[in-house]
RNA sequence: UGAGAAGCGGGAGAUGGCAUGCCUCCCCGAACCGCCGCGCAAGCAGCUGAUGAUGCCUACAAGUUC
Numbered sequence: 001u002g003a004g005a006a007g008c009g010g011g012a013g014a015u016g017g018c019a020u021g022c023c024u025c026c027c028c029g030a031a032c033c034g035c036c037g038c039g040c041a042a043g044c045a046g047c048u049g050a051u052g053a054u055g056c057c058u059a060c061a062a063g064u065u066c
Stems, first nucleotide, its partner, number of pairs: 009027005016057005022052001034047002037044002
């Protein structure tokens, strides 16, 4: 100096916040940045979900009652 591994730590998991004796991934040239149809492409048109998963809160939507 280069490569690899481990520990500590940091970061990420399609829209917000908090939590987790939780899960997965990444080590900054990374993880991650949803899907369907049409189109050579540019682009056009449309769909589900505030979670990686769970609980709660907030926002939005639908229904019922007062």
Fluoride riboswitch aptamer (crcB RNA motif) from Collimonas arenae, 66 nucleotides, folded computationally. The RNAcentral record of the sequence draws on Ribocentre.